[in-house]
A computed fold for a 66-nucleotide RNA from a Pyrinomonadaceae bacterium, annotated as Fluoride riboswitch aptamer (crcB RNA motif).
The sequence was found by an Rfam model in a public genome assembly.
The model forms 100% of the base pairs in the Rfam consensus.
NCBI's taxonomy places the organism under Bacteria, Acidobacteriota, Blastocatellia, Blastocatellales, Pyrinomonadaceae.
RNA sequence: UAACCAACGGGAAAUGGUGUCUUCCCGAACCAACCGCCGAAUACGGCUGAUGACUCCUGUUUCACA
Repeated sequence: UAACCAACGGGAAAUGGUGUCUUCCCGAACCAACCGCCGAAUACGGCUGAUGACUCCUGUUUCACA
């Protein structure tokens, strides 16, 4: 000096918030992880989901009861 690993810090995982866990990216600059799917590419049209996973809250929709 470079690479790898660990720790620490920050960020990300298609629509909000808290907690826990998982994965990924970064830590000189540039660069990054990430930015849903289908139909024939942009356009256009259609489809699923407030989670990466779990719990709770909030928002929206439907049904039933009080």